[in-house]
Context: one part of a larger RNA
RNA sequence: CUGGGCGUAAAGCGUCUGUAGGUGGUUUAAUAAGUCAACUGUUAAAUCUUGAGGCUUAACUUUAAGCCAGCUUGUAAUACUGCUUUACUUGAGUUUUAUACAGAAGAGUAGAAUUUUAUACGAAAGGGUAAAAUCUAAAGAUAUAUAAAGGAAUACCAGUAGCGAAGGCGACUCUUUGGUAAAAACUGACGUUGAGGGACGAAAGUGUGGGUAGCAAACAGGAUUAGAUACCCUGGUAGUCCACACUGUAAAUUCUGAGUGCUGUAAUUUAAUGUAUUUAGAUUUUUAAGCUAACGCGUUAAGUAUCCCGCCUGGGAAGUAUGCUCGCAAGAGUGAAACUC
Repeated sequence: CUGGGCGUAAAGCGUCUGUAGGUGGUUUAAUAAGUCAACUGUUAAAUCUUGAGGCUUAACUUUAAGCCAGCUUGUAAUACUGCUUUACUUGAGUUUUAUACAGAAGAGUAGAAUUUUAUACGAAAGGGUAAAAUCUAAAGAUAUAUAAAGGAAUACCAGUAGCGAAGGCGACUCUUUGGUAAAAACUGACGUUGAGGGACGAAAGUGUGGGUAGCAAACAGGAUUAGAUACCCUGGUAGUCCACACUGUAAAUUCUGAGUGCUGUAAUUUAAUGUAUUUAGAUUUUUAAGCUAACGCGUUAAGUAUCCCGCCUGGGAAGUAUGCUCGCAAGAGUGAAACUC
């Protein structure tokens, strides 16, 4: 390389979009590029295969025939594929109507709670732990009441519930906006996948400017301990929050790429039509057949087919070195070998 694979053994890019390319529904006509048939020429000889012969046999050698496949000449065929063309509606999409949904962005509002401040009241403790101490407190703490400030998060509802491509999304109202699900009309294959490319992408981190209630890396102190650069406690700065830029990674997991068709039964659930053994979608569990090394998967497949992309090829060295690209940096992407078992 071929082959075989990718839930757990190595292997599905974090997700989407989309260029080239690959692949693609039903139907009419035309063509004959692919395809198929025989034909022409060629692919030196030796080699190779088979038959016969020659050396005593074998190796060796002589002779005859053959060989797959490629290229090529002018013919013939037209099912399939391609190109051109005619139509179709079931794939796909558009519009309208109605409802549902923590989808997104912006603006505004609300009530609990923590903290702080002020005033009043009150008088000795509070806090913390396994136990303590650091710590707070007669300059009046803690507790209680009233008022104010400010930031962050939205109890109950809450669900194996819902929405989103993924990351993710949860108080309420309004504005703008995306998607999915039903019916009707319309367009008429416009589909699918997708190398490169582009966009989005938790947390932490970075830059500039704000903000800072609580929490809290670092740091300080108190304990514990043989020690304690920890676990526990008292404090506490970055950060967490906002705006605008960057970073581009996660056990980014369903460890399961996307699309389409087919395959037995039972149950749960959401929305619409409005109660039926309905239609369409989503979700969850137990299973049939089948698959699997087993575990298990099982109409949301890891079954059965098809099509496209990505990836794997013993362990370590190593996601390291080097080069290149990106980044303000941290680093990210791409990514070996020697050697060793």